[in-house]
RNA sequence: GGGGACGUAGCUCAAUUGGGAGAGCGCCAGGCUGGCAGUCUGGAGGUCACGGGUUCGACCCCCGUCGUCUCCA
Numbered sequence: 001g002g003g004g005a006c007g008u009a010g011c012u013c014a015a016u017u018g019g020g021a022g023a024g025c026g027c028c029a030g031g032c033u034g035g036c037a038g039u040c041u042g043g044a045g046g047u048c049a050c051g052g053g054u055u056c057g058a059c060c061c062c063c064g065u066c067g068u069c070u071c072c073a
Base pairs, nucleotide, nucleotide: 001072002071003070004069005068006067007066010025011024012023013022019056027043028042029041030040031039032038049065050064051063052062053061
């Protein structure tokens, strides 16, 4: 330098054919327990990497940029 994959909550990751942004763990509060552990319930937490485009509508499609991994040279 060229090809490919990936980027979504603090962490690990889902999201079906373009229409509701979610799960587990963690965090906070409460219940059960004499207390701890454990468990149950509820809650907070998001620039869907960034910019632009297409569309009535974009995490999802198109273009560019940045970053990570990988292959080739």
Predicted 3D model of a 73-nucleotide RNA (transfer RNA) from bacterium UBP4_UBA6127. It matches the Rfam family "tRNA". Gene Ontology term of the family: triplet codon-amino acid adaptor activity. It is annotated as a transfer RNA. The coordinates come from a structure-prediction model, not an experiment, and the mean pLDDT is 83.